[in-house]
RNA sequence: GGGUCCGUAGCUCACCUGGGAGAGCGCCUGAUUUGCAUUCAGGAGGUAGCGAGUUCGAUUCUCGUCGGAUCCA
Numbered sequence: 001g002g003g004u005c006c007g008u009a010g011c012u013c014a015c016c017u018g019g020g021a022g023a024g025c026g027c028c029u030g031a032u033u034u035g036c037a038u039u040c041a042g043g044a045g046g047u048a049g050c051g052a053g054u055u056c057g058a059u060u061c062u063c064g065u066c067g068g069a070u071c072c073a
Base pairs, nucleotide, nucleotide: 001072002071003070004069005068006067007066010025011024012023013022019056027043028042029041030040031039049065050064051063052062053061
């Protein structure tokens, strides 16, 4: 320098051909307990790496760019 893949909640990751952004763990509150843990109920937390384009509508499609992994030279 070129090719491929990845980037979504604090962490690990889903979202099957474009239309309501989610799970587990973690965190907070309450119930249960003498207390802690467990269990149960509820809750907070996301400009979907960044920018642009297509579209009525983009996490999803296209382009550019940044970062990471890997392969080739």

Transfer RNA from an uncultured Erysipelotrichaceae bacterium, 73 nucleotides, folded computationally. The coordinates come from a structure-prediction model, not an experiment, and the mean pLDDT is 80. The sequence was found in a public genome assembly. Rfam family: tRNA. It is annotated as a transfer RNA.